[in-house]
RNA sequence: GGGCGCGUAGCUCAAUGGCGGAGCAUUCGGCUUAUAUCCGACAGGUUGGGGGUUCGAGUCCCUCCGCGCCCACAA
Numbered sequence: 001g002g003g004c005g006c007g008u009a010g011c012u013c014a015a016u017g018g019c020g021g022a023g024c025a026u027u028c029g030g031c032u033u034a035u036a037u038c039c040g041a042c043a044g045g046u047u048g049g050g051g052g053u054u055c056g057a058g059u060c061c062c063u064c065c066g067c068g069c070c071c072a073c074a075a
Stems, first nucleotide, its partner, number of pairs: 001071007010024004018055001027041004048064005
């Protein structure tokens, strides 16, 4: 330099173009003499940035940023 893939909650991951969710973790409560386990509840997101298409975008298109893999070149 070329190609492909990925980026969503603190972490791991879902979500057919039509209400952004689950598990774990955190917090609170229950249980217990107490802790852990277990049970319940709350909270936590400008879906990497910007732009476009659309009645409607996490999803499709363009661009930029970051990460990974492959190929090529040079050393």
Predicted 3D model of a 75-nucleotide RNA (transfer RNA) from Candidatus Staskawiczbacteria bacterium RIFCSPLOWO2_01_FULL_37_25b. Its mean pLDDT, the model's own confidence on a scale to 100, is 80. It matches the Rfam family "tRNA". Rfam classes the family as a transfer RNA.